[in-house]
A computed fold for a 564-nucleotide part of an RNA from a Longimicrobiaceae bacterium, annotated as large-subunit ribosomal RNA, domain I. Its mean pLDDT, the model's own confidence on a scale to 100, is 82. It was read from a public genome assembly.
Context: one part of a larger RNA
C1' cells in the first nucleotide's frame, strides 16, 4: 500500500412534517392629506441588543360594550405587581401624540440650526422655558386706495372655504418607441404597445339620434354571446379586420341657448342699444313664439308669480325604521368494557347523536374528550346600505285639449370646400363618415346623412349641457377552493428580510425550519484549565442532549480478512 467486509466520525441527501407562499371564486370595501398622510428619525421596559406595540400621559390613559380566571408582547429567567370592586384579552369612540416628511415662520448636508408677534413661568434684571400663532396660490368678504374727477388696477385684513403630498390595478386625454414579424427591407406589422406627462372616480368613460336600416321597420349608452376570423383592408405580402340584424345582462331620462314678456343696472338719449337676474321654451307627425277662435278646468286672501293642494325625486340633508359590518353567545351524543403500548384516536364488544359523519387538536386512524361544525341568537357606539316611512330640502303643476293665422325663433368664422395631416377594420383609393392645421366660407325649415357624385325616396334635426344600472380593476378586510408548491420547491423572505452583506450612487441582494407527548433540558458524583466524557437519574427513546426527528452519497479513520 490496494481491494473487501465490519464498526464509527463527517455531512446534511432522502423520508415525513408546515407557521409560509402561489392560483383561482365570492362578498365587503374602494381611499388618507394643512384638524399634518404616506413614509421615517429618535425615544419608550425594573431588567432591554433585535422584532412588535406605543409616544416625554411612550408595550401604554378614559369610557361605552364583549369576556368570565387568570395576567404583566414575541420571550418559557429574576425580582416586583395587578386580578370576581371583574384583570389580562377583543372590539366602538374618545385622549395623548416629541423631530422629519406636502412640511408650510425663516433657514437647511430630512430628523438639524436661527427667529417675529401675543399670552404665561421663572429672575433684581437680561439670558432662559411653556403655550398659541406667523409658508404661497386659488376663492369669498370686508376695508384702503394710484396714474385720473369717479372709478379700476395695486396694496391691507379676515374665513378650519379650498389646493399642494401620497396610493395595487382600473379609466379619460397629451406626447410616443425600437428589437420583432415580413425568414433580408424601406410601405407594412410589432403598436397607439412598453415608457413619460396631465386629470379623475369608487367606477372611469360613452349617453338620449343632423343614429341605424331598406322598402315590412328600430328606438339613448355601456357589456356579453352571436354575425365572423365573415364583409374588407394589405409591398393583396406578413398580416390586420369590422358593422347592422338577431339573442341576452341592464334600462331612465333629462335641462337650457334663442324667439316673446318683466323688474334692476349702464350708455346714447325723438326711441333704442347692451348687460344682469326672472318668467317662457326645448321639438322633428317638425316645436315654439306672437296673435285670434272653440271646448274642459282646485280653493284661499294680506293679489304676491304667495300659501294650500297634487306629482315626482336621478340633486342636498336630516330623523325613524330595517339590514349589514367592526367584539361575541348557545349549540346534540361514551369521564363506556377489555385488549396492545410510554400514551389509545387503533384493534374486540357493547351503546349514543345526527338540520352536527367539514375541518383542526389532543402523548398513534375520535361524529359522541377539546375548538369546532349544523342550526339559530346578539350591540352601548360607529360606520355602510336602503325598491321603506317622513320631511321645512329640489325640481314640475295651477292649465290643459283642438282650430285658423303670421313667418318672429330654434347654437356661424359654425356646416361645408381647396391643401396638409390624423382618426376611421378601410394603407389616397371610386373614400364617403369623424377630427385638427391652413386659406377660403353657406343656408335659417333650411340643412345633415343613406360609403365618390346626381335624382326620386326613405331618415333624422349638428355646430350647448347633465344623467343612474348593467362594464373594468384589487392597495386593503373577510370567507372559500385547488389533479398548486413543500425549506435549492412555492414569493426575494415559512426565521430580527427587503434585512445581513455590496456598491459613491441609481441599484443589487443572501443563507437561515423541525429535541420530545411533556423540560422531565442529565441533581449529584468522578476525569479536566476549559470544551468534552464516564457513571448516576428522566424518558418510550439520549446513536431523541441543544444546527438535539430520519440520517444516503462523496470524503476521513479504527479493527480485521485476503492480495503484493
Nucleotide at each position: 500500500g490496494g481491494c473487501g467486509c465490519a464498526u464509527g466520525g463527517u455531512g446534511g441527501a432522502u423520508g415525513c412534517c408546515u407557521u409560509g407562499g402561489c392560483a383561482c371564486g365570492g362578498a365587503c370595501c374602494g381611499g388618507c392629506g394643512a384638524a399634518g398622510a404616506a413614509g421615517g428619525g429618535c425615544g419608550u421596559g425594573a431588567u432591554a441588543a433585535g422584532c412588535u406595540g406605543c409616544g416625554a400621559a411612550a408595550a401604554g390613559c378614559u369610557u361605552c360594550g364583549g369576556g368570565g380566571a387568570g395576567c404583566c408582547g414575541c420571550a418559557c429567567g429574576u425580582a416586583g405587581g395587578c386580578c370576581g370592586u371583574g384583570a389580562u384579552c377583543c372590539g366602538g369612540a374618545g385622549a395623548u401624540g416629541c423631530c422629519c416628511g406636502a412640511a408650510u415662520g425663516g433657514g437647511g448636508a430630512a430628523a438639524c440650526c436661527c427667529g417675529g408677534c401675543g399670552a404665561g413661568a421663572g429672575u433684581c434684571a437680561u439670558g432662559u422655558c411653556u403655550c398659541g400663532u406667523c409658508a404661497c396660490u386659488g376663492g369669498g368678504u370686508g376695508g384702503u386706495g394710484a396714474a385720473u374727477u369717479c372709478a379700476u388696477a395695486g396694496c391691507c385684513a379676515c374665513c378650519g372655504c379650498a389646493g399642494a403630498g401620497c396610493c395595487a390595478a382600473c379609466c379619460g386625454g397629451g406626447a410616443g418607441a425600437a428589437c420583432u414579424g415580413a425568414a433580408a427591407c424601406a410601405u407594412c406589422u410589432a403598436a397607439g404597445u412598453a415608457u413619460c406627462c396631465c386629470g379623475a372616480g369608487g367606477a372611469a368613460a360613452a349617453g338620449a339620434a343632423a343614429u341605424c336600416a331598406a322598402a315590412u321597420g328600430a328606438g339613448a349608452u355601456u357589456c356579453c354571446c352571436u354575425g365572423a376570423g365573415u364583409a374588407g383592408c394589405g409591398g393583396c405580402g406578413a398580416g390586420c379586420g369590422a358593422a347592422a340584424c338577431g339573442g341576452g345582462a341592464g334600462g331612465a331620462g333629462c335641462c337650457u341657448a334663442a324667439a316673446c314678456c318683466g323688474a334692476g343696472c349702464c350708455c346714447c338719449u325723438u326711441g333704442g342699444g347692451g348687460u344682469u337676474c326672472g318668467g317662457g321654451g326645448u321639438u322633428g307627425u317638425a316645436g315654439g313664439g306672437c296673435c285670434u277662435g272653440g271646448g274642459u278646468g282646485g280653493g284661499g286672501c294680506u293679489u304676491g308669480u304667495c300659501c294650500c293642494g297634487c306629482c315626482a325625486g336621478a340633486c342636498a340633508g336630516g330623523a325613524u325604521g330595517c339590514a349589514c359590518a367592526u367584539a361575541g353567545c348557545c349549540g346534540a351524543a361514551g369521564c363506556g368494557c377489555g385488549u396492545u403500548g410510554g400514551a389509545a384516536c387503533g384493534c374486540g364488544c357493547c351503546a349514543u347523536c345526527g338540520u352536527a359523519g367539514a375541518g383542526g387538536g389532543u402523548g398513534a386512524g375520535a361524529a359522541u374528550c377539546c375548538c369546532g361544525u349544523a342550526g339559530g341568537c346578539g350591540a352601548a357606539a360607529u360606520g355602510u346600505g336602503u325598491g321603506a316611512u317622513c320631511u321645512a330640502c329640489u325640481g314640475g303643476u295651477g292649465a290643459c285639449c283642438u282650430g285658423g293665422g303670421u313667418a318672429c325663433c330654434u347654437g356661424a368664422g359654425u356646416a361645408c370646400g381647396g391643401c396638409g395631416g390624423g382618426a376611421c377594420a378601410c394603407g389616397a383609393g371610386g373614400a364617403a363618415u369623424c377630427c385638427c392645421g391652413u386659406c377660403g366660407g353657406a343656408a335659417u325649415c333650411u340643412a345633415g346623412g343613406g360609403g365618390a357624385c346626381c335624382a326620386c325616396c326613405c331618415u333624422c334635426u349638428a355646430a350647448g349641457g347633465c344623467u343612474a344600472c348593467a362594464u373594468a380593476c384589487g392597495a386593503g378586510u373577510c370567507c372559500g377552493u385547488g389533479a398548486c408548491c413543500g425549506a435549492u420547491a412555492g414569493u426575494g423572505c415559512a426565521c430580527u428580510a427587503g434585512u445581513a452583506c455590496c456598491g459613491u450612487g441609481a441599484g443589487g441582494g443572501g443563507a437561515a425550519g423541525g429535541u420530545g407527548a411533556a423540560a422531565a433540558g442529565c441533581a449529584c458524583g468522578c476525569c479536566u484549565g476549559g470544551c468534552g466524557g464516564c457513571g448516576a437519574g428522566u424518558g418510550a427513546a439520549a446513536c431523541a442532549g441543544a444546527u438535539c426527528c430520519u440520517g444516503a452519497a462523496a470524503c476521513c479513520a479504527u479493527g480485521u480478512g485476503c492480495c503484493u